The prediction has a mean pLDDT of 81. Predicted 3D model of a 98-nucleotide RNA (Guanidine-I riboswitch aptamer) from Sphaerisporangium album. The organism belongs to Sphaerisporangium, within Bacteria. It was read from a public genome assembly, where an Rfam model found it.

[in-house]
Parts: sequence; C1' cells; structure tokens
RNA sequence: GUGAGGCGCACCUAGGGUUCCGCUCUCGUGACGAGGGGCUGGUCCGAGAGGUGCAGGCGGCCUAGGCCGCUCCACGGCGGGACAAAAACCCGGGAGAC
Repeated sequence: GUGAGGCGCACCUAGGGUUCCGCUCUCGUGACGAGGGGCUGGUCCGAGAGGUGCAGGCGGCCUAGGCCGCUCCACGGCGGGACAAAAACCCGGGAGAC
C1' cells in the first nucleotide's frame, strides 16, 4: 500500500419527541366535544464507541454429545432521512482526526 472477514438478536438504560392516554388552559356544554400547551408521567422511538443475556466464531479436552476458555480496541463533525415527531435511531466503526 492492497484485499478479505468481523462488529448479529433480545431485554433494559442514557437520551428523545408528541400519534394515543393522562395533566393543564380556553371556548361551547346535559352527556361531552373542539382547539392550544412537551407539561412530572404511561403507550411509543432508542445507542458501533452504554449495561445484561442469548446466539455465532475460534481454541482445548472428552467423545458423537457435552464441558471449559477467548471474543480486544473505539475520538468523531456539518448535513440529510424515517415514523406523529425528535433523538447518542439510520446515512455512520461514515467525512475527518489520532
């Protein structure tokens, strides 16, 4: 310098907004309805560089089915995209930096 492979899924959290619920305000009200407000929350979205578990891969032993071990490191824009909308989601282990 070049090439190949790997970075899977689930649950949860940091975080996120407002489709639904709730709360609140205004209007009209018999019941209730309409509109406004992200507003502590519930539903919802949610991490490559957060957590846990499972799977996968590799190695060893014993054997046709198990057991054990390993699975490292990781600074990062601007801008764009989806869902109702936003985000540490996706573009993206990107551009770039070291």